RNAcentral holds the sequence, with entries from MGnify. The RNA shown here (SAM riboswitch aptamer (S box leader)) has 105 nucleotides and comes from Algoriphagus marincola. It matches the Rfam family "SAM riboswitch aptamer (S box leader)". Its family is annotated with regulation of gene expression in the Gene Ontology.
RNA sequence: UUAUAAAGAAGAGGCGAGAGACAGGCUCAUUGACCCUCUGGCAACCUUCCAAAGUGGAAAGGUGCCAAUUCCUGCCGACUGAGGUAUUCUCAUUCGGAAAUAUAA
Numbered sequence: 001u002u003a004u005a006a007a008g009a010a011g012a013g014g015c016g017a018g019a020g021a022c023a024g025g026c027u028c029a030u031u032g033a034c035c036c037u038c039u040g041g042c043a044a045c046c047u048u049c050c051a052a053a054g055u056g057g058a059a060a061g062g063u064g065c066c067a068a069u070u071c072c073u074g075c076c077g078a079c080u081g082a083g084g085u086a087u088u089c090u091c092a093u094u095c096g097g098a099a100a101u102a103u104a105a
Stems, first nucleotide, its partner, number of pairs: 001105005010039005018028003022074004040066003045062002047059005070100001075097004080092004
């Protein structure tokens, strides 16, 4: 820089207190989370093979992943509703986009 992120996939052993990137919320966790190791699995970005050149199928070597949509929100816009004297403004739901983050090339 580009692509993807609503699908999918857990057991054992070790350690022992926080973990889910950050903030808020919410959740997970001494019935042992997170992390490490082993085994197993998911997926198909790169790769290999076969057809064929717009691409399709198979495999699984390099990565990645295996609680919750990237757990939700964060910034901008739109609809609807509520508050408010008010076209300004605040809040909530939903939707779209961006940003951030993660992974691959």